[in-house]
Context: one part of a larger RNA
RNA sequence: AGCACAAGGAGGAUGCCUUGGCACCAGGAGCCGAUGAAGGACGUGAUAAGCUGCGAAAAGCUGCGGGGAGUGGCAAAUACACAUUGAUCCGCAGAUGUCCGAAUGGGGAAACCUGACCGGAGUCAUAACCGGUCAUCAUUACAUGAACAAAAUAGUGUAAUGACGGGAACCGCCUGAACUGAAACAUCUAAGUAGGGCGAGGAAGAGAAAUCAAACGAGAUUGCGAAAGUAGUGGCGAGCGAAAUUGCAAGAGGCCAAACCGGAGGUAGAAAUACCUUCGGGGUUGAGGACAGACGCACGGCAUGUUAAGCCUAGCGGAAGUGCAUGGGAAGGCACACCAUAGGGAGUGAAAGUCUUGUACGCAAAAGGCAGGACAUGCCAGUCUGAAUCCAGAGUACCACGGGACACGAGGAAUCGCCGUGGGAAGCAGGGGGGACCACCCUCCAAGCCUAAAUACUAACUGGUGACCGAUAGAGGAGUAGUACCGUGAGGGAAAGGUGAAAAGAACCCCGGAAGGGGAGUGAAAAGAACCUGAAACCUUGUGUUU
Numbered sequence: 001a002g003c004a005c006a007a008g009g010a011g012g013a014u015g016c017c018u019u020g021g022c023a024c025c026a027g028g029a030g031c032c033g034a035u036g037a038a039g040g041a042c043g044u045g046a047u048a049a050g051c052u053g054c055g056a057a058a059a060g061c062u063g064c065g066g067g068g069a070g071u072g073g074c075a076a077a078u079a080c081a082c083a084u085u086g087a088u089c090c091g092c093a094g095a096u097g098u099c100c101g102a103a104u105g106g107g108g109a110a111a112c113c114u115g116a117c118c119g120g121a122g123u124c125a126u127a128a129c130c131g132g133u134c135a136u137c138a139u140u141a142c143a144u145g146a147a148c149a150a151a152a153u154a155g156u157g158u159a160a161u162g163a164c165g166g167g168a169a170c171c172g173c174c175u176g177a178a179c180u181g182a183a184a185c186a187u188c189u190a191a192g193u194a195g196g197g198c199g200a201g202g203a204a205g206a207g208a209a210a211u212c213a214a215a216c217g218a219g220a221u222u223g224c225g226a227a228a229g230u231a232g233u234g235g236c237g238a239g240c241g242a243a244a245u246u247g248c249a250a251g252a253g254g255c256c257a258a259a260c261c262g263g264a265g266g267u268a269g270a271a272a273u274a275c276c277u278u279c280g281g282g283g284u285u286g287a288g289g290a291c292a293g294a295c296g297c298a299c300g301g302c303a304u305g306u307u308a309a310g311c312c313u314a315g316c317g318g319a320a321g322u323g324c325a326u327g328g329g330a331a332g333g334c335a336c337a338c339c340a341u342a343g344g345g346a347g348u349g350a351a352a353g354u355c356u357u358g359u360a361c362g363c364a365a366a367a368g369g370c371a372g373g374a375c376a377u378g379c380c381a382g383u384c385u386g387a388a389u390c391c392a393g394a395g396u397a398c399c400a401c402g403g404g405a406c407a408c409g410a411g412g413a414a415u416c417g418c419c420g421u422g423g424g425a426a427g428c429a430g431g432g433g434g435g436a437c438c439a440c441c442c443u444c445c446a447a448g449c450c451u452a453a454a455u456a457c458u459a460a461c462u463g464g465u466g467a468c469c470g471a472u473a474g475a476g477g478a479g480u481a482g483u484a485c486c487g488u489g490a491g492g493g494a495a496a497g498g499u500g501a502a503a504a505g506a507a508c509c510c511c512g513g514a515a516g517g518g519g520a521g522u523g524a525a526a527a528g529a530a531c532c533u534g535a536a537a538c539c540u541u542g543u544g545u546u547u
Stems, first nucleotide, its partner, number of pairs: 001546009015532001016498002020469002022466006029458002031166002039100003042055003046078002050074002061094006070082003105114003115134006136163009170201001171199005181188001185235001211218002222249005232240002253450003256393001260281009286428001288391003291386005300380008310370004315363003321336004337354002339343001345357003398423006404416002408435001430445005485492002505531001508519004
């Protein structure tokens, strides 16, 4: 030195465990903010570094409810306190709430600096101090008011109301790629996707036919299934890809403008009157309305207020087991019982229906909230006949050219609350559509507005589930984690779980400066805090053997 065996060290795999995650389902809920948000800075404890809570009234204050014995957070200890005259704790409502932040008196390198006015406190006086107000924009009202003689307007001021900023996804609108595919690539595709901007709501958007259909008819919108990968479209390549119709979910329809009538104001005029503005009535449809006449006074809808029952935000009651042996420990074994609308689950010194907590079932709210059944009040309302006249949304419809969207790439290319430029109607004997266009026929009534539900999503809340993970997994994060650390910055981003049933966490003695060790003691077991198990690499010792 090699090999074998044995005993150790070191190391932290494996097994077991789970406080934490992941995915999904159901339910309710779906905004917060100038009454200062989201998010922070700095403070705040008897002792207090971190986290949590809170805000100079600072781990808290008040009221009302719940609850019933301990309590002063994580988190020990000491001190000092509080508590059956009901504390701590839980719920509801309120008070306080420094500074920054939309940040809003002005400034600013966020958490700082510095004003004006009114009031207070204070000083001999000034200052330091305290409370309140003071940003901008929009709308409305009032006041004031130029250039320019008057008037008007611009402007200015005051008051009231509103806006601003944040938010996971969902939604609407504007804008808008490329990689890629076409086995290259340019039309095309990816895709109106990703990204950017604006805006809203609990949903948004759409929505009561100038719609479809086809010779029969349907009757707003939205979502799902079928129609159908069909008809089509397409360097007819790659690909893209309907609709009618039909089965379901849900179901709801309303209001203006105008004609006409009336009030007020204004302009012109001597006046009658005409016109304009505004307000009220009327009216809302394709079987229209005004107008003239006749009959009639219902059902229901919306808003506001009150209120019963219900639900949410604390909670309460809640059945039934003992003994023996083993063991450190019984819930396991043995024996004999019991409950069950409860034998879901968790915990307890091993494996508990009957020990604890719960579960089934039943009950509960002073206060706040949800939804809206009933009642009251207010607002809204009809039918028929007649036919002369009047009304029925204009730079609109439509056309040309250039674009866009439609499954439809300019094509035979209709269609569009589409866009740009130019042109530009009819007006009920009217107008639009039925995939170029024309005729006939059918169907509908644009150029005004609103509208629940069925649908989408889940940041946060509650409950539940898993052929999901079990500490190199599962979230990046089971520990003071978006922390430490890295980076000028945008940004990147860890490692780190387990004594034991209970600290019973090893009094005392010995060696040692200490660390550590040996006894003693605790414990079922040292599992001894570098703490469950404790693999391998690696290191060492002993014995044997070979050279």

Source information:
Predicted 3D model of a 547-nucleotide part of an RNA (large-subunit ribosomal RNA, domain I) from a Clostridia bacterium. Rfam family: Bacterial large subunit ribosomal RNA. RNAcentral holds the full RNA, with entries from ENA. The coordinates come from a structure-prediction model, not an experiment, and the mean pLDDT is 82. Lineage of the source: Bacteria > Bacillati > Bacillota > Clostridia.